[in-house]
RNA sequence: GGAGAUAUAGCUCAGCUGGGAGAGCAUUUGCUUGACGUGCAAAGGGUCACAGGUUCGAGUCCUGCUAUCUCCA
Numbered sequence: 001g002g003a004g005a006u007a008u009a010g011c012u013c014a015g016c017u018g019g020g021a022g023a024g025c026a027u028u029u030g031c032u033u034g035a036c037g038u039g040c041a042a043a044g045g046g047u048c049a050c051a052g053g054u055u056c057g058a059g060u061c062c063u064g065c066u067a068u069c070u071c072c073a
Base pairs, nucleotide, nucleotide: 001072002071003070004069005068006067007066010025011024012023013022019056027043028042029041030040031039050064051063052062053061
């Protein structure tokens, strides 16, 4: 220098063919227990890396860019 993959909650990740942003763990509260733990219920938590574009509508499609990883030279 060229090519590819990944980027979504505090962490690990899902999100299908463009239309409801979600799961597990963690955190908080309540119940349960003599107490802790376990278990049960509920709640909070999101600039979908970043900037544009297309579209009635974008996490998803297109362009650029940043970071990390891999391959080629």
Molecule: transfer RNA
Organism: uncultured Lachnospiraceae bacterium